[in-house]
RNA sequence: CCUGACAAAGGGCAUACCCGCUGAAAAGCGGGGUCGCAAAGCCACCGAUCCAAGGGCAAGAUCCAGGACAGCGGGGUUACCAGA
Numbered sequence: 001c002c003u004g005a006c007a008a009a010g011g012g013c014a015u016a017c018c019c020g021c022u023g024a025a026a027a028g029c030g031g032g033g034u035c036g037c038a039a040a041g042c043c044a045c046c047g048a049u050c051c052a053a054g055g056g057c058a059a060g061a062u063c064c065a066g067g068a069c070a071g072c073g074g075g076g077u078u079a080c081c082a083g084a
Base pairs, nucleotide, nucleotide: 002083003082004081012037013036017032018031019030020029021028022027035071041077042076043075045074046073047072049068050067054064055063056062057060
């Protein structure tokens, strides 16, 4: 550098749900929790998805992201352990 077949140690993260706070919402943060995860570390660059305060006009069961999502996929980047 590449790979994650096998094995072990130290560990790490935290779905649903509950409580509190923030937010228009999606959702986020803190605590509990523990479905799972070898990048479930980090980055919204591409696609998907979610929301629509505000804005648009054809005035709605509508459209728009500069909002959100990295635990949807791809990409970028950093890292523990191991070596078929």
Molecule: c-di-GMP-I riboswitch aptamer
Organism: Chromatiales bacterium